[in-house]
Description
c-di-GMP-I riboswitch aptamer, 83 nucleotides, folded computationally.

RNA sequence: AUUCAGGUCUGGCAAACUUAUCGAAAGGUAAGGACGCAAAGCCUACGGCCUAAGGGGAAACCUAGGGUAGCGUGGUUGCAACC
Numbered sequence: 001a002u003u004c005a006g007g008u009c010u011g012g013c014a015a016a017c018u019u020a021u022c023g024a025a026a027g028g029u030a031a032g033g034a035c036g037c038a039a040a041g042c043c044u045a046c047g048g049c050c051u052a053a054g055g056g057g058a059a060a061c062c063u064a065g066g067g068u069a070g071c072g073u074g075g076u077u078g079c080a081a082c083c
Stems, first nucleotide, its partner, number of pairs: 006083003012037002017032006035070001041076003045073003048068003054063003
């Protein structure tokens, strides 16, 4: 000097809920708010889960090109200081 592991800490994000708004819904966005998070940064490729407007059906119901990256896998980028 560099790397790995653990710890401390500055900074970061923000669940439920509330208000406004968009949406058929699921859900998103903004503000408030913190349950948590070391990728809780970004990406629906695969599986799961949610919704079913449109479409199908006599009905029950089925169906994702709609969502969920804070469900998992995967891809990609990235993190100051100290012990």

It was read from a public genome assembly, where an Rfam model found it. Model confidence (mean pLDDT): 83 of 100.